This is a predicted structure of a 77-nucleotide RNA (transfer RNA) from an uncultured Selenomonadaceae bacterium. Its mean pLDDT, the model's own confidence on a scale to 100, is 82. It was read from a public genome assembly. Rfam family: tRNA. Rfam classes the family as a transfer RNA.
[in-house]
Formats: sequence, C1' cells, structure tokens
RNA sequence: CGGGACGUAGCGCAGUUUGGUAGCGCGCUUCCUUGGGGUGGAAGAGGCCGUGGGUUCAAAUCCCGCCGUUCCGACCA
Repeated sequence: CGGGACGUAGCGCAGUUUGGUAGCGCGCUUCCUUGGGGUGGAAGAGGCCGUGGGUUCAAAUCCCGCCGUUCCGACCA
C1' cells in the first nucleotide's frame, strides 16, 4: 500500500440477511433466605449500537467517508 472480517451494557455475545425503535449469559445494586458466607429466590440499575454524513415516515440493520482492532497478501530489512 491492496483486500477481507470485526466494533452493540463492566466482560463475553445475539439481533443486521427480511428497516418498525435493543436483548441473553456472567457481573453489579437492593431485599428475602443463613448465626455469617455460599447457594437459592424476588426486584432493579446500566447501552445517543466506533464516528460523521446520506436515504427513509422510521436505521444497530441499507448506502458513502473516516477511526480503531485483527487476518491475508504485497513492499522494505
């Protein structure tokens, strides 16, 4: 430099194909359970979906640019 994949809650991921307003597990908070811890049970908080624009009544989802991570190739040594 060229091409591909990925970016969504603290962590790991789903949802994208077919646009309809975001979810699962673990973790966290409160309460119950216990002498206490663990386990179990109930309730809850937490995400402008990497970023900027476009299309649309409506975008995590479609289109374009950029950024980051990563893989392959090329180049240099």